Notes
Predicted 3D model of a 159-nucleotide RNA (glmS glucosamine-6-phosphate activated ribozyme aptamer) from Alkalicoccus halolimnae.
């Protein structure tokens, strides 16, 4: 220095390469499907707890940001919990959510991005990598504002 074995820390367009793409190099007459690198998700958004499960949200890009492989705030079952079910409490049910804790339709407003480009530097034989300046351009969800629609019972009490 190199493997390999245990630990610890990080991530969430996160990590990772063995196809492929591409660049070098040796060979090129019977010579290879050859060594070596490079690439391989741009930001928004997303967490009650278990478990399960695998193509798990939205948009930007001169679109390989193909392909694979594992993860992940996603969806499913259960627990808890919280809210409506039209005055209140309690007891069921029942839907629907997750501490921003009914839903559906229309609306109002929060409301705003980074790569890409452009230019100017480092590093490399090269593919490409790394940073600085600069003007920009999204969508959904989420919460608000206002308005319609849907959606139980049994008891008590108030009025």
């Nucleotide at each position: 220095a190199u493997u390999c074995c245990a630990u610890a820390u990080a991530a969430a367009g996160c990590g990772c390469c063995u196809g492929g793409a591409c660049u070098g190099c040796c060979a090129g007459a019977g010579a290879g499907a050859g060594c070596a690198g490079u690439u391989g998700a741009c930001g928004a958004g997303g967490a009650g707890g278990a478990g399960g499960u695998u193509u798990a949200u939205c948009g930007a890009g001169c679109a390989u940001u193909c392909g694979g492989c594992g993860g992940a705030u996603g969806c499913c079952u259960c627990c808890c919990g919280g809210u409506u079910g039209c005055a209140u409490g309690u007891c069921a049910c029942a839907a629907c959510c997750g501490a921003u804790a009914a839903a559906g339709a229309a609306u109002u407003a929060c409301u705003a991005a980074a790569a890409c480009c452009a230019g100017c530097g480092a590093g490399g034989c090269g593919a490409c990598u790394c940073g600085c300046u600069g003007a920009a351009c999204a969508a959904u969800c989420g919460u608000u504002u206002u308005u319609c629609u849907u959606a139980u019972g049994a008891c008590a009490u108030u009025c």
Rfam family: glmS glucosamine-6-phosphate activated ribozyme aptamer. It is annotated as a riboswitch. Rfam's curators write: This entry contains a glucosamine-6-phosphate activated ribozyme that is found in the mRNA for GlmS. GlmS is an enzyme that uses fructose-6-phosphate and glutamine to generate glucosamine-6-phosphate. The literature on the family includes a 2004 paper in Nature by Winkler et al., "Control of gene expression by a natural metabolite-responsive ribozyme".